[in-house]
RNA sequence: UCUACGAAAAGGCAAAGCUGGAGCAAUCCAGUGACGCAAAACCAAGGGUCCUGUAGGGAUAGCCUGGUUGUCGAA
Numbered sequence: 001u002c003u004a005c006g007a008a009a010a011g012g013c014a015a016a017g018c019u020g021g022a023g024c025a026a027u028c029c030a031g032u033g034a035c036g037c038a039a040a041a042c043c044a045a046g047g048g049u050c051c052u053g054u055a056g057g058g059a060u061a062g063c064c065u066g067g068u069u070g071u072c073g074a075a
Stems, first nucleotide, its partner, number of pairs: 005073002012037002017032006035062001041068003045065003048060004052055001
């Protein structure tokens, strides 16, 4: 240094709910708020689930697999 791994430390993200907004909807955005998260950072490639205006459609990455990148460094 890299891989694996996940103690500690410094930090990070932000569920549900509530308020406002967008959307036919799933859901998303902002504020508030913390259930949790070692990738809960990004990607819709595969599967699952959800929505609809049923299409070469949309959503979900905090459902799983996979890919890319990243902080720290005990055992």
Molecule: c-di-GMP-I riboswitch aptamer
Organism: Deltaproteobacteria bacterium IMCC39146